[in-house]
RNA sequence: GGGCUUGUGGUUCAACGGCAGAACGUUCGGCUGGCAGUCGGAAAAUCCGGGUUCAAUUCCCGGCAAGUCCA
Repeated sequence: GGGCUUGUGGUUCAACGGCAGAACGUUCGGCUGGCAGUCGGAAAAUCCGGGUUCAAUUCCCGGCAAGUCCA
């Protein structure tokens, strides 16, 4: 320098172009004398900029970052 893959809550991962979810974590409350544990509730995210579309996490272009292969 080139090819390919990936980028989503704090973390690990989902999501036919049509309501962005799960687990763990955080936090609040109940059970306990307290802790642990458990039950119930809450907050929290689509890497950036354009394009297509009635509608984009999803499709297209460019950029950035990570991984991998080639040189």